[in-house]
Molecule: transfer RNA
Organism: Clostridia bacterium
RNA sequence: GCUGCUAUGGCUCAGUAGGUAGAGCACGUCCUUGGUAAGGACGAGGUCACGCGUUCGAAUCGCGUUAGCAGCU
Numbered sequence: 001g002c003u004g005c006u007a008u009g010g011c012u013c014a015g016u017a018g019g020u021a022g023a024g025c026a027c028g029u030c031c032u033u034g035g036u037a038a039g040g041a042c043g044a045g046g047u048c049a050c051g052c053g054u055u056c057g058a059a060u061c062g063c064g065u066u067a068g069c070a071g072c073u
Base pairs, nucleotide, nucleotide: 001072002071003070004069005068006067007066010025011024012023013022019056027043028042029041030040031039049065050064051063052062053061
């Protein structure tokens, strides 16, 4: 220098025929128990790495940038 993959709530990850984002764990409140653990109900929390573009509409398509990993030279 080139190519490929990855980048989504605190953590681990889903989510491609484009239609205003979900799960588990963790967290908060409450219920249950004599108490703890376990269990249950409800709730808060991310505009999807960043920028531009296409589109009525983009996490999802295109281009570029950044970071990580792998390979090639």